[in-house]
């Protein structure tokens, strides 16, 4: 770097050292000299892998416990959005008669899927 799969509405920041960006990439909105990103200490969250225990239809499972490892995380739902459908006009067909198709617009908010994207785990 590429593929498979699971998850992504919850959680958790002080210090020091530095000094201008940073929140993936586009539009948007934030966040920053009351310090950005970066690297260290130390803390903390969570339970993905591993590992003990527990239970149980017993070798396997699980809406369980625990948190010494291995990773991850520690502003904003992945900080929104972006395609796609749900809707609404309009015009045309169909020979439907409060229907169905097509194209074209127009999208406020919710909702769903969908792409990215992250992260674990596994494979190459």
């Nucleotide at each position: 770097c590429u593929c498979u799969u699971a998850u992504c509405c919850a959680g958790a920041g002080a210090g020091a050292c530095u000094g201008a960006g940073g929140g993936a990439a586009c539009g948007g909105c934030c966040c920053u000299u009351u310090g950005a990103a970066g690297u260290c200490u130390c803390g903390g969250c969570a339970a993905c892998c591993a590992a003990a225990c527990c239970a149980u239809u017993u070798u396997a499972u699980g809406a369980g416990u625990u948190a010494c490892g291995g990773u991850g995380c520690c502003a904003a739902c992945u900080c929104c959005g972006a395609c796609a459908g749900c809707u609404g006009a309009a015009u045309g067909g169909c020979a439907a008669c409060u229907g169905c198709c097509a194209u074209u617009c127009a999208a406020a908010a919710a909702c769903u899927g969908g792409a990215a994207g992250a992260u674990g785990a596994g494979a190459g």
This is a predicted structure of a 124-nucleotide RNA (SAM riboswitch aptamer (S box leader)) from an Anaerolineaceae bacterium.
The prediction has a mean pLDDT of 78.
It was read from a public genome assembly, where an Rfam model found it.